[in-house]
Background: The RNA shown here (transfer RNA) has 74 nucleotides and comes from Pelagicoccus mobilis. It matches the Rfam family "tRNA". It is annotated as a transfer RNA. RNAcentral holds the sequence, with entries from Rfam. Its mean pLDDT, the model's own confidence on a scale to 100, is 80.
RNA sequence: GGGGGAUUAGCUCAGUUGGUUAGAGCGCUACCUUGACAUGGUAGAGGUCCCGAGUUCGAGUCUCGGAUCUCCCA
Repeated sequence: GGGGGAUUAGCUCAGUUGGUUAGAGCGCUACCUUGACAUGGUAGAGGUCCCGAGUUCGAGUCUCGGAUCUCCCA
C1' cells in the first nucleotide's frame, strides 16, 4: 500500500425483508427466603447502537467519509 471481518448495557453477544418500547445471559442494586452465607424468587437501575453526513414518512439495519481493533496479501 491492497483486501476481508468486527464495533449494540459494566462483560460476552443476539437483533429476520428498514417498521414504531432496542433485547438476552452474566454482573450490579433493593426486597423476600436463611441464625448467617450460598442457591432460589420478585422488582429495578443501566444505551450518543464507534463518530459524522446522506437516502427515506421511518435507520442498529441501506449509501458515503472517518476512527479503533483484528486477520490475510504485498